[in-house]
Molecule: Glycine riboswitch aptamer
Organism: Oleiphilaceae bacterium
């Protein structure tokens, strides 16, 4: 020392699926009361897959084991917006390799 690869920061970009139901629970807001609206929770029913996690195909002469994903499950997470978000894409630094 161009370049790869991995990592980590920082910017950008980034799907889906309830603006559901409740004699539940604690707020705010109005109201005289009653009760109406409203947000967080909690519970029931319906969904979604791109944080996490879990499951297997070829591969073996057979078993056990091992064995990728954006496949598949939905456990965990998520269904207005915000936030999160696999993944991508610029910049930097750092480790590895290296014409």
């Nucleotide at each position: 020392g161009a370049c790869g690869u991995g990592u980590c920061a920082g910017c950008g970009g980034g799907a889906g699926a309830g603006a559901u139901c409740g004699u539940a629970u604690c707020g705010c807001a109005u109201a005289a009361a009653a009760g109406u609206g409203u947000g967080a929770u909690c519970g029931g029913c319906g969904c979604c897959g791109a944080a996490g996690g879990a499951g297997c195909a070829a591969c073996u002469g057979c078993c056990c084991c091992g064995g990728a994903a954006a496949c598949u499950c939905u456990c965990a997470g998520g269904c207005c917006a915000a936030a999160g978000g696999a993944c991508c894409g610029c910049u930097a630094g750092c480790a590895c390799g290296a014409a």